[in-house]
Context: one part of a larger RNA
RNA sequence: GGAUGAACGCUAGCGAUAGGCUUAACACAUGCAAGUCGAGGGGCAGCAUUAUCAAAGCUUGCUUUGAUAGAUGGCGACCGGCGCACGGGUGCGUAACACGUAUGCAACUUACCCAUAAAGCGAGGAUAACCCGGAGAAAUUCGGACUAAUACUCGAUAGUAUUAUUAAGAGGCAUCUUUUAAUAAUUAAAGAUUUAUCGAUUAUGGAUAGGCAUGCGCAUGAUUAGCUAGUUGGUGGGGUAACGGCUCACCAAGGCGACGAUCAUUAGGGGUUCUGAGAGGAAGGUCCCCCACACUGGUACUGAGACACGGACCAGACUCCUACGGGAGGCAGCAGUGAGGAAUAUUGGUCAAUGGACGAGAGUCUGAACCAGCCAAAUCGCGUGAAGGAAGACUGCCCUAAGGGUUGUAAACUUCUUUUGUGUGGGAAUAAAAGAUAGCACGUGUGCUAUAUUGUAUGUACCAUACGAAUAAGGAUCGGCUAACUCCGUGCCAGCAGCCGCGGUAAUACGGAGGAUCCGAGCGUUAUCC
Numbered sequence: 001g002g003a004u005g006a007a008c009g010c011u012a013g014c015g016a017u018a019g020g021c022u023u024a025a026c027a028c029a030u031g032c033a034a035g036u037c038g039a040g041g042g043g044c045a046g047c048a049u050u051a052u053c054a055a056a057g058c059u060u061g062c063u064u065u066g067a068u069a070g071a072u073g074g075c076g077a078c079c080g081g082c083g084c085a086c087g088g089g090u091g092c093g094u095a096a097c098a099c100g101u102a103u104g105c106a107a108c109u110u111a112c113c114c115a116u117a118a119a120g121c122g123a124g125g126a127u128a129a130c131c132c133g134g135a136g137a138a139a140u141u142c143g144g145a146c147u148a149a150u151a152c153u154c155g156a157u158a159g160u161a162u163u164a165u166u167a168a169g170a171g172g173c174a175u176c177u178u179u180u181a182a183u184a185a186u187u188a189a190a191g192a193u194u195u196a197u198c199g200a201u202u203a204u205g206g207a208u209a210g211g212c213a214u215g216c217g218c219a220u221g222a223u224u225a226g227c228u229a230g231u232u233g234g235u236g237g238g239g240u241a242a243c244g245g246c247u248c249a250c251c252a253a254g255g256c257g258a259c260g261a262u263c264a265u266u267a268g269g270g271g272u273u274c275u276g277a278g279a280g281g282a283a284g285g286u287c288c289c290c291c292a293c294a295c296u297g298g299u300a301c302u303g304a305g306a307c308a309c310g311g312a313c314c315a316g317a318c319u320c321c322u323a324c325g326g327g328a329g330g331c332a333g334c335a336g337u338g339a340g341g342a343a344u345a346u347u348g349g350u351c352a353a354u355g356g357a358c359g360a361g362a363g364u365c366u367g368a369a370c371c372a373g374c375c376a377a378a379u380c381g382c383g384u385g386a387a388g389g390a391a392g393a394c395u396g397c398c399c400u401a402a403g404g405g406u407u408g409u410a411a412a413c414u415u416c417u418u419u420u421g422u423g424u425g426g427g428a429a430u431a432a433a434a435g436a437u438a439g440c441a442c443g444u445g446u447g448c449u450a451u452a453u454u455g456u457a458u459g460u461a462c463c464a465u466a467c468g469a470a471u472a473a474g475g476a477u478c479g480g481c482u483a484a485c486u487c488c489g490u491g492c493c494a495g496c497a498g499c500c501g502c503g504g505u506a507a508u509a510c511g512g513a514g515g516a517u518c519c520g521a522g523c524g525u526u527a528u529c530c
Base pairs, nucleotide, nucleotide: 001530002529003528004527006526007525008524009523010522013382014381015380016379017378019375020374021340026338027337028336030335031334032333035082036081037080040079041078043075044074047073048072049071050069051068052067053066054065055064056063057062058061089293090292091291099217100216101215102214103213104212105211108210109209113206114205115204116203117202118201121155122154123153124152131144132143133142134141135140161186162185163184164183165182166181167180168179169178170177171176191198192197219265220264221263226256227255228254231253232252233251234250235249236248237247238246268290269289270288271287272283273282274281275280295316296315297314298313299312318329319328320327321326346372348371349370350369354368355366356365357364358363385416386415387414388413396406397405398404399403421467422466423465424464425463426462430457436451437450438449439448440447441446442445474519475518476517477516478515479500480499481498485514486513487512488511489510495502496501
């Protein structure tokens, strides 16, 4: 000198953009953050409609009230499907194939999506909800009876599927891979409907997403020198989507290490960021990719995918409820609270856009996201007026003091402007559509055209107009380094100080004043890195 997720002191007009618990992965009140589908199902608590009946009022055929009917729209709860493994948070752990990079899988999986081919036949038994009854303070739970499905089970059919055996051909990279044929065995399905469609089964290929293996790179310490028994390898069984001591039985005695094993300490990794002429050094906050974690430790279940942040079980610590028998909970989601700390924001709005889940769709949900609020904490931009104006005014300060110098064109005063400000008026883009209606084309559900519809931010940005210099400057420094000097006070005191150092009666170094210098809505100090 540059830099910062900074803090502190003094000061402060506006806007845009980006940022905001670096400390206690400390504890959390409250609300919200993952639902959706009635075009899978039985139903019907609540709402609305319709119908019937009854009662009341009377206008004598209408109004009100009540009851009944899943009959209709729809729908709380329930069964079922899909999602909840994404998105969002944090950096505890991890020195590791975690990450980066480059390869390989003749050792693998992949729901939804796309393409192709085939097939979609028949039967059955339950169960929740509802109802009845019981236990319990509650959380919840037990028994009986009834019922449905795209829930579950069984059978048939099936091959380019799986398993076993056989034969022939082709290829390669050790194990092998692949094509064709034959025999035997095994495995499938689900319907809905407004007839527009949607969904379900098997197989192959694709796409996407993952899994595994390997070379190289990747912190410090030798005041850590030896480490290792599933350890290293083999055979066989098991297990996995898959290879493998992954696991087990047996056999052998190996394997790693001064090219640093083992141990200890520290640490998420990278793209990148800061600095530097570069080489290098330092950092890994925001944004993107990967990894790990979800009160602490462990375990599996479901599922295409988890060993699962807002799922389950067990153990532990902590907090809460309790009728003392027993129960409930997990903000490292968004806000917010306490604590810690030098220190870090609102218990805001909207699904309008982008994206996600479900749905045929309308749509519903979405603290993702987009917006708004707070903070000079950062960067950039703008302003606090412009031109003229010498009696070089007054005041202040200084001096060699009837006089000069300086403050200083500075002010006053004259003319002008109106960014900004205040008032008034107008007023966006961001929206493309999807779906609806109508028409047309192809040809039977797609495309195109037209019409109307959809804006949180927002009456915001922006524009116009009226007014009036009006609403807007400070901070640090002035001995040398280092740009900028005099007076007064103090008298080794009070104090200053980054280093040298200054102060003991003429202090350009302390305190004040005047003046000056530097930067400027900031200026200084502290901390850290180069």
This is a predicted structure of a 530-nucleotide part of an RNA (small-subunit ribosomal RNA, 5' domain) from an uncultured bacterium. RNAcentral holds the full RNA, with entries from Greengenes. Its Rfam family is "Bacterial small subunit ribosomal RNA". Its mean pLDDT, the model's own confidence on a scale to 100, is 84.